[in-house]
RNA sequence: AUAAUUGCUGCGGGAGAGUGCCGAUUUAUAACAAUCGGCCACCGAAGGCGCAACCCGUCCGGAAACGCUCAGGUACACGGACCGCAGACAAUGU
Repeated sequence: AUAAUUGCUGCGGGAGAGUGCCGAUUUAUAACAAUCGGCCACCGAAGGCGCAACCCGUCCGGAAACGCUCAGGUACACGGACCGCAGACAAUGU
């Protein structure tokens, strides 16, 4: 310097499932909402864990959108695997 790869950042798209019940706290005339605790029902696409096709194939190991639901979530918002575009921000490689 730089096509590429990975990560990061920004923008856009982005599913599922109770606005559940009870109590407390904050605000406060109160309600709603949020947080915490308890009870049951559900979801899987943050994260985590497990098996495995497969990769390596000596061992060790890696590995899902599958499974488990610890965590997270079940009106809106936030979040959201993944996808697209951009940046040249950080690495790898040349």
Glycine riboswitch aptamer from a Gammaproteobacteria bacterium, 94 nucleotides, folded computationally. NCBI's taxonomy places the organism under Bacteria, Pseudomonadati, Pseudomonadota, Gammaproteobacteria. It was read from a public genome assembly, where an Rfam model found it. The coordinates come from a structure-prediction model, not an experiment, and the mean pLDDT is 77. Rfam family: Glycine riboswitch aptamer. Gene Ontology term of the family: glycine biosynthetic process.